[in-house]
RNA sequence: CUCUUAUCAAGAGAGGCGGAGGGACUGGCCCUGCGAAGCCCGGCAACCGUUAACUAACAACGCAUGUUAGUUAAAAAGGUGCCAAUUCCUGCAAAACACUUAGUGUUUUGGAUGAUAAGAG
Numbered sequence: 001c002u003c004u005u006a007u008c009a010a011g012a013g014a015g016g017c018g019g020a021g022g023g024a025c026u027g028g029c030c031c032u033g034c035g036a037a038g039c040c041c042g043g044c045a046a047c048c049g050u051u052a053a054c055u056a057a058c059a060a061c062g063c064a065u066g067u068u069a070g071u072u073a074a075a076a077a078g079g080u081g082c083c084a085a086u087u088c089c090u091g092c093a094a095a096a097c098a099c100u101u102a103g104u105g106u107u108u109u110g111g112a113u114g115a116u117a118a119g120a121g
Base pairs, nucleotide, nucleotide: 001121002120003119004118005117006116007115008114013041015040016039017038021031022030023029025091027089028088042083043082044081047079048078050074051073052072053071054070055069056068057067058066059065092110093109094108095107096106097105098104099103
């Protein structure tokens, strides 16, 4: 970097350093010297992982034990991640409704984009 799967309406400090920018991109709309980014500490969650119980399959075997898968619960040691606003809204399509005559607006649904995790290349 590419592909696959899952998730994205909840949650997270009035701390230290730092000094002007930030919210991916478009158009908006916002945040920011009552201090942006970044770094440290702190915190949130629980994707991978961990522990326990149960169920199923397999291991020549109806117990035991082990492995794998699934479900539930717990804690968060380890690997990430995250900590303004729904992925801040929107970008494509459909439907309904309201204006107006070929479009505009509103709402809903789906999709796209992006992000994160796990696996594969």

The RNA shown here (SAM riboswitch aptamer (S box leader)) has 121 nucleotides and comes from Streptohalobacillus salinus.
Of the family's consensus pairs, 97% are formed in the model.